[in-house]
RNA sequence: GCCCGGAUAGCUCAGUCGGUAGAGCAGCGCAUUCGUAAUGCGCAGGUCGCUGGUUCGAAUCCAGUUCCGGGCUCCA
Numbered sequence: 001g002c003c004c005g006g007a008u009a010g011c012u013c014a015g016u017c018g019g020u021a022g023a024g025c026a027g028c029g030c031a032u033u034c035g036u037a038a039u040g041c042g043c044a045g046g047u048c049g050c051u052g053g054u055u056c057g058a059a060u061c062c063a064g065u066u067c068c069g070g071g072c073u074c075c076a
Base pairs, nucleotide, nucleotide: 001072002071003070004069005068006067007066010025011024012023013022019056027043028042029041030040031039049065050064051063052062053061
């Protein structure tokens, strides 16, 4: 330098041809208990790496770019 994969909630991840974002764990509240834990119910939490484009509408498509992982090359 080239190619491939990845970046989504605090953590681990899903998101099937574009229709407006979810799960588990963690956190908080309530119930239960003599009290914890466990369990049940509920709540909160995300500019989907970043910038731009296409579209009525983008996590998803296109271009550029940053970072992480892997592979190829060592030509100048």

Transfer RNA from a Polyangiales bacterium, 76 nucleotides, folded computationally. The RNAcentral record of the sequence draws on ENA. The organism belongs to Polyangiales, within Bacteria. The coordinates come from a structure-prediction model, not an experiment, and the mean pLDDT is 81. Its Rfam family is "tRNA". Rfam links the family to the GO term triplet codon-amino acid adaptor activity. By type it is a transfer RNA.